[in-house]
Context: one part of a larger RNA
RNA sequence: UGCAUGUGGUGGAUGCCUUGGCGAUCACAGGCGAAGAAGGACGUGGCAGCCUGCGAAAAGCUGCGGGGAGCUGGCAAACGAGCUUUGAUCCGCAGAUAUCCGAAUGGGGAAACCCGGCCCGCAAGGGUCAUCCCCGCCUGAAUCCAUAGGGCGGAGGAGAGCGAACCUGGUGAACUGAAACAUCUAAGUAGCCAGAGGAACAGAAAUCAACCGAGAUUCCCAGAGUAGUGGCGAGCGAAAUCGGGACGAGCCUUCACGAUUUAGCACGUUGUUCUAGCAGAACGGUCUGGAAAGGGCGGCCGCAGUGGGUGAUAGCCCCGUAUGCGAAAGGACGUGUGUGGAACUGAGGCGUGAGACAAGUAGGGCGGGACACGUGAAAUCCUGUCUGAAGAUGGGGGGACCAUCCUCCAAGGCUAAAUACUCGUGAUCGACCGAUAGUGAACCAGUACCGUGAGGGAAAGGCGAAAAGAACCCCGGGAGGGGAGUGAAAUAGAUCCUGAAACCGCAUGCAU
Numbered sequence: 001u002g003c004a005u006g007u008g009g010u011g012g013a014u015g016c017c018u019u020g021g022c023g024a025u026c027a028c029a030g031g032c033g034a035a036g037a038a039g040g041a042c043g044u045g046g047c048a049g050c051c052u053g054c055g056a057a058a059a060g061c062u063g064c065g066g067g068g069a070g071c072u073g074g075c076a077a078a079c080g081a082g083c084u085u086u087g088a089u090c091c092g093c094a095g096a097u098a099u100c101c102g103a104a105u106g107g108g109g110a111a112a113c114c115c116g117g118c119c120c121g122c123a124a125g126g127g128u129c130a131u132c133c134c135c136g137c138c139u140g141a142a143u144c145c146a147u148a149g150g151g152c153g154g155a156g157g158a159g160a161g162c163g164a165a166c167c168u169g170g171u172g173a174a175c176u177g178a179a180a181c182a183u184c185u186a187a188g189u190a191g192c193c194a195g196a197g198g199a200a201c202a203g204a205a206a207u208c209a210a211c212c213g214a215g216a217u218u219c220c221c222a223g224a225g226u227a228g229u230g231g232c233g234a235g236c237g238a239a240a241u242c243g244g245g246a247c248g249a250g251c252c253u254u255c256a257c258g259a260u261u262u263a264g265c266a267c268g269u270u271g272u273u274c275u276a277g278c279a280g281a282a283c284g285g286u287c288u289g290g291a292a293a294g295g296g297c298g299g300c301c302g303c304a305g306u307g308g309g310u311g312a313u314a315g316c317c318c319c320g321u322a323u324g325c326g327a328a329a330g331g332a333c334g335u336g337u338g339u340g341g342a343a344c345u346g347a348g349g350c351g352u353g354a355g356a357c358a359a360g361u362a363g364g365g366c367g368g369g370a371c372a373c374g375u376g377a378a379a380u381c382c383u384g385u386c387u388g389a390a391g392a393u394g395g396g397g398g399g400a401c402c403a404u405c406c407u408c409c410a411a412g413g414c415u416a417a418a419u420a421c422u423c424g425u426g427a428u429c430g431a432c433c434g435a436u437a438g439u440g441a442a443c444c445a446g447u448a449c450c451g452u453g454a455g456g457g458a459a460a461g462g463c464g465a466a467a468a469g470a471a472c473c474c475c476g477g478g479a480g481g482g483g484a485g486u487g488a489a490a491u492a493g494a495u496c497c498u499g500a501a502a503c504c505g506c507a508u509g510c511a512u
Stems, first nucleotide, its partner, number of pairs: 001511009015497001016462002020433002022430007029422002031162002039101003042055003046079001049075003061095006070083003106115003116129005132157002134154006166197001167195005177184001181231001207214002218246004222241001228236002250414003254354005269336001271333005277325003283298002286295002299316002301305001307319003363387008373399001394409005449456002469496001472483004
């Protein structure tokens, strides 16, 4: 030095575990905000670093309910001081307080800071002062009247800003594909902007159809990758449907008269439900073991043998589960009854009569866009520009256009449901993951760290049933170790379950 065996170190694979994720189902909720939000800064505890909570009334205050023995949040113990059956801590509902920044709104500003006016008050301090609109009053130009403008008053009104996706509208790419590329495609996608709602949009035929008829819209299935469209390339791609399904609802827009009535709003009553909770069956001994829930023996309950915990695997030990019950207060939904006053709309239906029935519109020319349809034979819809009807004896459509026939009535408006989505709340589930997986994040993670910035972005779980976390002695400055002790186990000793390999020792044997 090599090989082998044994025994260690290092290292953290593997196994097991799960507080965290991922994906679903059902129900709810679908908004918060000038009554100051979302999100923050700074404070706040007896001692207080961080997290959580809270706000100078600061881990809290008040009231009303629940609950019933301990409590003063967590990391995280100790000390100290207290509270509590005169019901604390805790849970629910309602209220009070709620610094500063932030739409941020008195003015300014390099966010959490600086500087003011007015009113009240002895002071400390409190209140108020952004913008726009509306109403009233006053004033008042060019310009006579007026108007614009200005000022004052109003316990008048509204919006703003934030929010995961879904929705509507506006604007609107490129990579890419066409095996290059320009029409085309990607795609009216992504992005940006505006706006709204719990859904949005659409919607009661100037619709389709085909000589038969249907009867608003939306969504799904079929029709169908069909008819078409297309450098007829790549591709794009309908509709009808006396086809099927989900859902189902119709109305207003004039006037007068008549008879009659209800809805809506507010208050109260009542029902269901949500926001705390309550009750809730049935087991003992024996063996092994550190420990029984395991083995064996004998029982019991079940509208409860889902699940979790307990020193190993528990229907009967604990929490629960099936089932039943429960609200002072607040919310949601629904029904019915009744009351008086006020405000708004003069509401809705029926009958009769009269009237009306949408003009720079329809259509046309030019240029574009949307329609599955790329200008095409190109109807239909929208309109930048120029034009421009009829008026129910009328007008639109039926894919150039004309006739016949059929069908409908534009140029005003409203409308639930079926449909889309999930930041979130509750319950339940998984031939989903199990710490290089599953969220980036199981752990104080959008943290540490990097970057001027936009932005990028980690690693890091496990002693034990219980800290019983090793008193005391010895060596040592300490670290660390040896005894002793705890424990079932300490090669479970805090760099702590298991503890692979690479790598590094020691002992022995053999070879050199």

Predicted 3D model of a 512-nucleotide part of an RNA (large-subunit ribosomal RNA, domain I) from Rhodopseudomonas palustris.